[in-house]
Context: one part of a larger RNA
Molecule: large-subunit ribosomal RNA, domain I
Organism: Bacteroidia bacterium
RNA sequence: GGCAGACGGUGGAUGCCUAGGCUCUUGGAGGCGAAGAAGGACGUGAUAAGCUGCGAAAAGCCCGGACUAGGUGCAAAUGACCGCUUGAAUCCGGGAUAUCCGAAUGGGGCAACCCGUCAGGCUGAAGGCCUGACAUCCGCGAAGCGGAGGCGAACGUGGGGAACUGAAACAUCUAAGUACCCACAGGAAGAGAAAAUAAUAAUGAUUCCGCAAGUAGUGGCGAGCGAACGCGGAAGAGCCCAAACCAAUAUUGUUUAGGCAAUGUUGGGGUUGUAGGAGCACGAUACGGUACGACUCAUUGAAAGUGGAAUCAACUGGAAAGUUGAAUCAGAGAGGGUGACAAUCCCGUACACGACUUUGAUGAUAAGCCAAGUGUUAUCCUGAGUAGCGCGGGACACGAGAAAUCCUGUGUGAAUCGGCGGGGCCCAUCCCGCAAGGCUAAAUACUCCCAAGAGACCGAUAGUGAACCAGUACCGUGAGGGAAAGGUGAAAAGAACCUCGAACAGAGGAGUGAAAAAGACCCUGAACCCGUCUGCCU
Numbered sequence: 001g002g003c004a005g006a007c008g009g010u011g012g013a014u015g016c017c018u019a020g021g022c023u024c025u026u027g028g029a030g031g032c033g034a035a036g037a038a039g040g041a042c043g044u045g046a047u048a049a050g051c052u053g054c055g056a057a058a059a060g061c062c063c064g065g066a067c068u069a070g071g072u073g074c075a076a077a078u079g080a081c082c083g084c085u086u087g088a089a090u091c092c093g094g095g096a097u098a099u100c101c102g103a104a105u106g107g108g109g110c111a112a113c114c115c116g117u118c119a120g121g122c123u124g125a126a127g128g129c130c131u132g133a134c135a136u137c138c139g140c141g142a143a144g145c146g147g148a149g150g151c152g153a154a155c156g157u158g159g160g161g162a163a164c165u166g167a168a169a170c171a172u173c174u175a176a177g178u179a180c181c182c183a184c185a186g187g188a189a190g191a192g193a194a195a196a197u198a199a200u201a202a203u204g205a206u207u208c209c210g211c212a213a214g215u216a217g218u219g220g221c222g223a224g225c226g227a228a229c230g231c232g233g234a235a236g237a238g239c240c241c242a243a244a245c246c247a248a249u250a251u252u253g254u255u256u257a258g259g260c261a262a263u264g265u266u267g268g269g270g271u272u273g274u275a276g277g278a279g280c281a282c283g284a285u286a287c288g289g290u291a292c293g294a295c296u297c298a299u300u301g302a303a304a305g306u307g308g309a310a311u312c313a314a315c316u317g318g319a320a321a322g323u324u325g326a327a328u329c330a331g332a333g334a335g336g337g338u339g340a341c342a343a344u345c346c347c348g349u350a351c352a353c354g355a356c357u358u359u360g361a362u363g364a365u366a367a368g369c370c371a372a373g374u375g376u377u378a379u380c381c382u383g384a385g386u387a388g389c390g391c392g393g394g395a396c397a398c399g400a401g402a403a404a405u406c407c408u409g410u411g412u413g414a415a416u417c418g419g420c421g422g423g424g425c426c427c428a429u430c431c432c433g434c435a436a437g438g439c440u441a442a443a444u445a446c447u448c449c450c451a452a453g454a455g456a457c458c459g460a461u462a463g464u465g466a467a468c469c470a471g472u473a474c475c476g477u478g479a480g481g482g483a484a485a486g487g488u489g490a491a492a493a494g495a496a497c498c499u500c501g502a503a504c505a506g507a508g509g510a511g512u513g514a515a516a517a518a519g520a521c522c523c524u525g526a527a528c529c530c531g532u533c534u535g536c537c538u
Stems, first nucleotide, its partner, number of pairs: 001537009015523001016487002020458002022455007029447002031151002039101003042055003046078001050074002061095006070082003106115003116134007136148005155186001156184005166173001170220001196203002207234005217225002238439003241383001245268010273417001275382004279376004288370003296364008305353003311326005327344002329333001335347003388412008398424001419434005474481002494522001497509004
């Protein structure tokens, strides 16, 4: 030195565990903010570094309610206090306070700091201090009042808008109107009451799902892209202006000074395709509807809570919930805890009940708002730089194509119900509809958040980056990147005292404990690696 055996050290795998995650379901909520948010800085305790809470009224103050004999957070100990039915602590609701920064808003600024003006006050000259007001933009009946601003996970609409990639290269094409940027909104948004879809039969706003269908198409007819009609479901709801006409009013023009006309504003009227309305004639003031809705009432939820059945003994054991024996309840044998496995020990569970206050939903309800018919006539009205067309783009499943339809940068430019648009070039017949104004719940999308629950999800190199004081330590000028780290025991009973030692290191006794080979580097304690002893070999 090697090999083997025994016994150790080191190390932290494995097993078991879960305080944390992950993915969903149902219901709720879907916003917060100049009444100063989100997020921070600095303070705040008897002692107080951190976390949590709170704000100079500072782990808190007041009121109402619930619940109680114990309390002064994590977090022990000491001290000093509070309370025990005259109600502390804790929980719920409402209120008060709420430094400084931050949209930050009196001005400035290297955030948490500096410096003002006016009015009032300490107070009385200066200085200082306290309270209030003083930003910008928009609107309005304007010495004033109201609104906006910023933040927020996804979902939404709009404005911009890639490339890698695929096409086995690459340019049209694809990826993709995706990622990303910007603006804005809502609890949803958007869309939406036919200038629709169809086809000899009809349907009747929109949205979403299943099928139609990977079909018809489109496509360097490559790669790929990819409908609709119709059918079955979810949901279901329809309306208001502009104009004609009438009236009031203001201004202007004109006038014979009576008026007339034009324009504007306001009110009435009116809202559609089987055309409708105005006008004229007749008749009527109803039956009702309501998506907006104050106060109030009713019902039912939410925000604390309350009641809530039924088991004992022996044995083993450190411990009984185990085993044995004998019982009980069950509208409750879900689950968790308790010294091993508990329906009957504890918390709960089924079930039943509960509110001074705050608040949601539903229903009722005042005012408001909407709201009727018939006939006739063919005089008036029915959305204009619009529709259409040329050129250039874009959207439509559809790449310019035979290319309809929709949007529009540019140029041009109608008709007016005897009218106009569409039915995939175009024309005719036929059919369907009425553009150039607007509103509209539900079915649909999403989940930062709250409550309850579930899992052939994970179990500490897993599961969130984060089970632990983690977006921390640390790295980077910065944008940004970004860890490791869980487990004594049933209970601290956390080892009094003694010995060795320089020792607050460590060890040996003693003691606790079921166990200390559970001793705080603490459950189990694999391997690698390192030793001690013995044997064998060299």